Context: one part of a larger RNA
RNA sequence: CCCGACGAGUUACCAGGCGUGGCCCGGUUAAGGCAGCGACAGCCGGAGCCCGAGGGAAACCGAGUGUGAAAUGCGCGUUCGUCGCGCCUGGUAGACCUGAAACCGUGUGAGCCACCCAUGGCCAGGCUGCAGCGCCCGUAACAGGGCGUGAAGGGCCGCACCGCUUAGUGUUGCAAAACUAUCGGAGGAGCUGUGGGUAGGGGUGAAAUGCCAAUCGAACACGGAGAUAGCUGGUUCUCCCCGAAAUGCAUUGAGGUGCAGCCGGCCGUAUGUCCGCCUGGGGGAGGUAGAGCGCUAGUCAGACGCGGGGGCUUCACCGCCUACCAACUCUGGUUAACCUACGAAUGCCCCCAGCGGUCGCGGACCGAGUGAGACGGUGGGCGCAAAUGUUCAUCGUCAAAAGGGCAACAGCCCAGACCCGCCGCUAAGGCCCCCAAGUAUCGGUUGAGUGGGCAAGGAGGUGGUGUCGCUCAGACAACCAGGAGGUUGGCUUAGAAGCAGCCAUCCUUGAAAGAGUGCGUAACAGCUCACUGGUCGAGGGACGCCGCGCCGACAAUGUACCGGGGCUAAACCGAUCGCCGAAGCGCGGGAUGCAAGCACGUGCUACGUGCUUGCGUGGUAGGGGAGCGUCGCCAAGCAGAGAACCAUCAGCGUGAGCCGGUGGGGAGCGAAGGCGAGUGCGAAUGUCGGG
Numbered sequence: 001c002c003c004g005a006c007g008a009g010u011u012a013c014c015a016g017g018c019g020u021g022g023c024c025c026g027g028u029u030a031a032g033g034c035a036g037c038g039a040c041a042g043c044c045g046g047a048g049c050c051c052g053a054g055g056g057a058a059a060c061c062g063a064g065u066g067u068g069a070a071a072u073g074c075g076c077g078u079u080c081g082u083c084g085c086g087c088c089u090g091g092u093a094g095a096c097c098u099g100a101a102a103c104c105g106u107g108u109g110a111g112c113c114a115c116c117c118a119u120g121g122c123c124a125g126g127c128u129g130c131a132g133c134g135c136c137c138g139u140a141a142c143a144g145g146g147c148g149u150g151a152a153g154g155g156c157c158g159c160a161c162c163g164c165u166u167a168g169u170g171u172u173g174c175a176a177a178a179c180u181a182u183c184g185g186a187g188g189a190g191c192u193g194u195g196g197g198u199a200g201g202g203g204u205g206a207a208a209u210g211c212c213a214a215u216c217g218a219a220c221a222c223g224g225a226g227a228u229a230g231c232u233g234g235u236u237c238u239c240c241c242c243g244a245a246a247u248g249c250a251u252u253g254a255g256g257u258g259c260a261g262c263c264g265g266c267c268g269u270a271u272g273u274c275c276g277c278c279u280g281g282g283g284g285a286g287g288u289a290g291a292g293c294g295c296u297a298g299u300c301a302g303a304c305g306c307g308g309g310g311g312c313u314u315c316a317c318c319g320c321c322u323a324c325c326a327a328c329u330c331u332g333g334u335u336a337a338c339c340u341a342c343g344a345a346u347g348c349c350c351c352c353a354g355c356g357g358u359c360g361c362g363g364a365c366c367g368a369g370u371g372a373g374a375c376g377g378u379g380g381g382c383g384c385a386a387a388u389g390u391u392c393a394u395c396g397u398c399a400a401a402a403g404g405g406c407a408a409c410a411g412c413c414c415a416g417a418c419c420c421g422c423c424g425c426u427a428a429g430g431c432c433c434c435c436a437a438g439u440a441u442c443g444g445u446u447g448a449g450u451g452g453g454c455a456a457g458g459a460g461g462u463g464g465u466g467u468c469g470c471u472c473a474g475a476c477a478a479c480c481a482g483g484a485g486g487u488u489g490g491c492u493u494a495g496a497a498g499c500a501g502c503c504a505u506c507c508u509u510g511a512a513a514g515a516g517u518g519c520g521u522a523a524c525a526g527c528u529c530a531c532u533g534g535u536c537g538a539g540g541g542a543c544g545c546c547g548c549g550c551c552g553a554c555a556a557u558g559u560a561c562c563g564g565g566g567c568u569a570a571a572c573c574g575a576u577c578g579c580c581g582a583a584g585c586g587c588g589g590g591a592u593g594c595a596a597g598c599a600c601g602u603g604c605u606a607c608g609u610g611c612u613u614g615c616g617u618g619g620u621a622g623g624g625g626a627g628c629g630u631c632g633c634c635a636a637g638c639a640g641a642g643a644a645c646c647a648u649c650a651g652c653g654u655g656a657g658c659c660g661g662u663g664g665g666g667a668g669c670g671a672a673g674g675c676g677a678g679u680g681c682g683a684a685u686g687u688c689g690g691g
Stems, first nucleotide, its partner, number of pairs: 001691006011093013026050003032044003054061002064076004096234002099231001103224006114198009123188001125157003128153001132149006161185003166181004200216001202212003209218001237627006247260005261370002263367003266363004274357003278354007290342001291340002296336008307325002309322004373398010403414003418590004423586003429580003432565003438577001440576006451567001457551002461548008470539001478535005484508003489503003514529001518527002591617011628680001630677005637669002645664005651658002
């Protein structure tokens, strides 16, 4: 991992609702009792319970009563069933099943390990050489020195033994802690045998929360026990009808729950109620978008200059000046969610009409689920005019929606799948090939593979379109020539001569030439420009706007920023005609739900059957309805002339399934109808068995 078997809303009592039945000049018995024995059935048994009157705290009154001094008022009443059975739900119980971490009780453990007690055992060899002692020297005597002897030490090296520092191997191991190398202690606080002691909130601990039998922040076994689990997982046959929510308020509340909202069922009531992104008409509330600056609060420039600062003056007062700040006022221009003398479009409310719509409203009724939402468009807040961000509002889709498109892709675009059809038409999107349909038509653009990623910014790319000046009295470009004199202007400076810098920027000659456009020199020089003449002979220049392109453009496995091939149209813009394209729409057939009509069944209501017409039939949580099958019981019956069961084939049913033929098999099976359940498995790291 697979297969098989087993595997989860049960039972008792109480309560509410619905369905159904009995009785209703009320309903019902409980314990118990009755038979020459007797469960059950039958019959007694009326105690008790519900109902028959309510209101009030009560006294109490009573179809009324309470309130109150009173009440024409107001509150609650003046509509009463009951007993069974079935189903749904709630409550109490383990209450759909599995699952804790834990808590408590009673016991079992120190044959492992910790410490302790008792009694035994063990420690190769070597090194060092304490005290003491002896001899010699030495001292007044001591002290002291030397040589020996001696043997001390939680001394030194190192086997056994005990340990485990580092590394490698091992990691379904040799091993649920080892092996190899290396390393620490090794006469001691040493190691070790045997016997014994301490027990779970307790022991023991040279102390780590260590150890107490491979388990320890509180051992293990059994029990309380099916602890509890607002948590996770799982929860078994079929078809039909409807179909949500992820919101509000509250919560020791936030992944839970209560009430409301939204769904289903039942009942009642309505063809005019209700609804409509509809259309037309009429009425109404309002302060958003925008706009505006009179108000409030800001803001820019100017004018005026209260007041202030600074300066001058004065003994002081006064006074004067000011390119400083600046009130009020004025002129011009502006900002605002918490500004408004203005002010929409939408939306919202009411009324009328038309059109469309399977639609509203009510109930202290019954059953729910939901109360994590997601993305997209639009309007806002927060954030960075960040986020597949976050938080509101509103609409859509997904959620719970399949189909077509977007290469692929819940939330985008188109479009809502009852079933069948080798029929037709379209939507979005497409029509060269992959790949269904145009290598369609007309006009224009692009040359960048732009198309087929990207900004600020940059550019004689290219198409279109404006405005302004120049031009056969010769423009623009190119070429030839000139481009001078006062003068090296003045100042500055070491120098400053057109060309470091400052100031001024005149005059003359002339066709024209700046007190000089750039390069250059230390400064000059030199080159060049402006400006002018000539050659040439037709357009040339400046500045905008629009379309499409260019650069800007560097990333990690391999082209890789069109889905691919490939495309210069098969790109882009505009126009036109066709076609393809979905589960959409149409056509034909069929099924089913609801409604209406008709017919039949015993008859109109009810119910059932059939037919016709209209509308509907995606669906998670969830509600409702109708069925299939398994096991046991009753039972018509079937069965050795062959039961169950197995295999295979045919038929029937929308389906769960049913029925039959043949073969195997060899003893049980069971319609219609009814009763009763240990009643349906693919999932629970499910349990057991097998592979």